RNA sequence: CCCCGCUCAGGGCAAACCUGCCGAAAGGCAGGGGCGCAAAGCCACGGGUCCAAGGCCUAUGGGUACGACUUGCCGGGCUGCCGGG
Numbered sequence: 001c002c003c004c005g006c007u008c009a010g011g012g013c014a015a016a017c018c019u020g021c022c023g024a025a026a027g028g029c030a031g032g033g034g035c036g037c038a039a040a041g042c043c044a045c046g047g048g049u050c051c052a053a054g055g056c057c058u059a060u061g062g063g064u065a066c067g068a069c070u071u072g073c074c075g076g077g078c079u080g081c082c083g084g085g
Stems, first nucleotide, its partner, number of pairs: 002085004012037002017032006035072001041078003045075003048069003055064003
């Protein structure tokens, strides 16, 4: 440096749900919680999904991202502990 991987060790993160706060909403933050994760560490680059207050379009039904997915939807890029080869 490359490949493989929870078997060891140190550990790490934290789903659903509950409480409070922010937001129009999707959802986010903090605390509790413990579904799970060998990158569930970092990045919205591509795809996908979600909301639609305002703006725009509209057949007034609705559509639309500059918003969101706490990257724990998939892919990609960068970085990393331990063990084996």
Overview
This is a predicted structure of an 85-nucleotide RNA (c-di-GMP-I riboswitch aptamer) from Ammonifex sp. The sequence was found by an Rfam model in a public genome assembly.